[in-house]
RNA sequence: UCAGAUUAUCGGCUAAUCGCCUGCCCUUUAGGGUAGGAGGAAAGUCCGGGCAGCAUAGGGAGUGGUAGUUGCUAACGGCAACCGGGGGUAACCCUAGGGAAAGUGCCACAGAAACGAUACCGCCCCGCGCAAGCGGAGUAAGGGUGAAACGAGUGAGGUAAGAGCUCACAAUCUUGGUCGGUGACGGCUAAAGAAUGGUAAACCCUACCAGCUGCAAGGAGAUGAACUUUCGUUGGCUUCGGCCAGCUGGCUUCCCGCCAUAGUUCAUCAUAAGAACCGCUCGAUUGUGUCGGCAACGGCAGAACUAGAUAGAUGAUUAGCAGUCCUGCUCGGCAGGAUACAGAACCCGGCUUACAGAUAAUCUGACGCC
RNA sequence: CGGGGAUUAGCGCAGCUUGGUAGCGCGCCGCGUUCGGGACGCGGAGGUCGUGGGUUCAAAUCCCGCAUCCCCGACCA
Numbered sequence: 001u002c003a004g005a006u007u008a009u010c011g012g013c014u015a016a017u018c019g020c021c022u023g024c025c026c027u028u029u030a031g032g033g034u035a036g037g038a039g040g041a042a043a044g045u046c047c048g049g050g051c052a053g054c055a056u057a058g059g060g061a062g063u064g065g066u067a068g069u070u071g072c073u074a075a076c077g078g079c080a081a082c083c084g085g086g087g088g089u090a091a092c093c094c095u096a097g098g099g100a101a102a103g104u105g106c107c108a109c110a111g112a113a114a115c116g117a118u119a120c121c122g123c124c125c126c127g128c129g130c131a132a133g134c135g136g137a138g139u140a141a142g143g144g145u146g147a148a149a150c151g152a153g154u155g156a157g158g159u160a161a162g163a164g165c166u167c168a169c170a171a172u173c174u175u176g177g178u179c180g181g182u183g184a185c186g187g188c189u190a191a192a193g194a195a196u197g198g199u200a201a202a203c204c205c206u207a208c209c210a211g212c213u214g215c216a217a218g219g220a221g222a223u224g225a226a227c228u229u230u231c232g233u234u235g236g237c238u239u240c241g242g243c244c245a246g247c248u249g250g251c252u253u254c255c256c257g258c259c260a261u262a263g264u265u266c267a268u269c270a271u272a273a274g275a276a277c278c279g280c281u282c283g284a285u286u287g288u289g290u291c292g293g294c295a296a297c298g299g300c301a302g303a304a305c306u307a308g309a310u311a312g313a314u315g316a317u318u319a320g321c322a323g324u325c326c327u328g329c330u331c332g333g334c335a336g337g338a339u340a341c342a343g344a345a346c347c348c349g350g351c352u353u354a355c356a357g358a359u360a361a362u363c364u365g366a367c368g369c370c
Numbered sequence: 371c372g373g374g375g376a377u378u379a380g381c382g383c384a385g386c387u388u389g390g391u392a393g394c395g396c397g398c399c400g401c402g403u404u405c406g407g408g409a410c411g412c413g414g415a416g417g418u419c420g421u422g423g424g425u426u427c428a429a430a431u432c433c434c435g436c437a438u439c440c441c442c443g444a445c446c447a
Base pairs, nucleotide, nucleotide: 001366002365003364004363005362006361007360008359009358010357012321013320014319015318016317017316018315020037021036022035023034024033025032026031027030039341043352044351046350047349048348049347050346051214052213053212054211058256059255060254061253063210064209065208066207067206068082069081070080071079072078083097084095085094086093087092098205099204103203104202105199106198107197115151120143121142122139123138125136126135127134128133153169154168155167156166157165172194173193174191175190176189177188178187179186180185218278219277221269222268223267224266225265226264227263228262232247233246234245235244236243237242248260249259250258251257285304286303288301289300290299291298292297323339324338325337326336327335328334329333371443372442373441374440375439376438377437380396381395382394383393390427398414399413400412401411402410420436421435422434423433424432
């Protein structure tokens, strides 16, 4: 210098004028002053939690989810480090990565045969036949079909021909031993251990997790009086006062279990139809320093307060400046234009997706120079 | 704001559960029939299965992400 890898940050600034929302203060019922006012994704609503209601959420079944190991965390399907597999010269990147030697299902077409067994061509033997060939028996090394062919390669032995049928060496898996590691796993070693197609993002098995509904949740209706009945109904017991069981309603799939007398009428409170008030924004909060940890993250110290609307405020115009890109020209410059994705609605931790462009740090490879 | 569903030919819909050939009706085109048209009969064309990945020998179908459209849910106690 060129080509890459990873991580982090920013994503316009200043001033004036006119407006909008919220808090506080002042005068006063109409204003004034002052302070603050979108994001890295506020988005998709894909996960997880807080919070709220229903038993302070209980048991079983069903259903759903997750899937290497160890850790982090309020929790997670997230994150970090590592293990195994794959890619790259490398920095580094990707990985739904439990079980197919529990069971069941499926494997179209082609093919003899799709995991039950078997044999189209071939090879070998026997019989018939002059021969071509036909029939019977054996075989699975070779050919053919197919995505996949019975499932361990090479050589030797063996045989009528063959085959892990047998042996030697090599590979795979399983089991045992030993060493290292918290562990996934890795190294070495033994077997007079094994022969097992693929598919679990098919059912299923194993382990673990999950109660349901969601801020349009919820606070929420309150108080008093009267009446119907002691339950509305069925059955049983009775000391005749009542008691027990089922039917009813709620727990938003089912069963168990738990909770609950129920209904009608009138009056008062609020008199507002504005979807009012609370919930509502101080919280697993933000940033600084330091300590522990490879890291994710955690501890301690002192500091800061940072939107809260309800059909939804956070805007518009003008002037100046900065960066980048495009176009044109009278090209060391000038003029014009463009400058992203998008926008809170209970809150928070993640993931995913969209995004003009700008900056910084660390690392890798190639070439050149010292 | 929260929850649920759909997307397959020009239009309306099957097929997805249990993965292998994409089909039905209307419409469109050609021929026949008719004096002509309609109806009818015969034949035919037309589909990246919304989109991007993954699993699998093989994906409309199974899994994940994205896009568009539709439906439902609020107080008068």
Model confidence (mean pLDDT): 76 of 100.
Predicted 3D model of RNase P RNA and transfer RNA as a complex of 447 nucleotides.
Rfam match: Bacterial RNase P class A. By type it is a ribozyme.